Overview: TPP riboswitch aptamer (THI element), 96 nucleotides, folded computationally. The coordinates come from a structure-prediction model, not an experiment, and the mean pLDDT is 76. Its Rfam family is "TPP riboswitch aptamer (THI element)". Rfam's curators write: Vitamin B(1) in its active form thiamin pyrophosphate (TPP) is an essential coenzyme that is synthesised by coupling of pyrimidine and thiazole moieties in bacteria.
RNA sequence: AUCAAAUACAGGGGUGCUGAUAUUUUUAUCGGCUGAGAUUAUACCCUCUAACCUGAUUCGGAUAAUGCCGACGUAGGAAGAUAUUGUUAUAUAAAA
Numbered sequence: 001a002u003c004a005a006a007u008a009c010a011g012g013g014g015u016g017c018u019g020a021u022a023u024u025u026u027u028a029u030c031g032g033c034u035g036a037g038a039u040u041a042u043a044c045c046c047u048c049u050a051a052c053c054u055g056a057u058u059c060g061g062a063u064a065a066u067g068c069c070g071a072c073g074u075a076g077g078a079a080g081a082u083a084u085u086g087u088u089a090u091a092u093a094a095a096a
Stems, first nucleotide, its partner, number of pairs: 001088001003086001005085004009080001010047004016033007052077003058071004
C1' cells in the first nucleotide's frame, strides 16, 4: 500500500399473504406459503459489490393468496469509506 475473513464498538432495516377456531369485527390461538428473518427479538439481515424505503393502489407471469417471481433498475434515497487482529504484494533494514 492492499483486501479474503474475524472480532469490538457504533448505527440502519423489515415483519406480509392465508385456513380453521374463539372472541365478536379486529384481536387472540393453532396451522399453511415465501424468506436469513413474518415477533422465543438479548433474534435475523445490512453499513458502499449496501439491507431497506420511494416511484407503486405500477407493468408481466404464477398462486389458495401475497412486495411469491420477474421487469422498472447503471432510477431517486439510504446507516462507519470506524477501530483492532489478520491476508496478499512490493520496498527497505537487521540477523543467521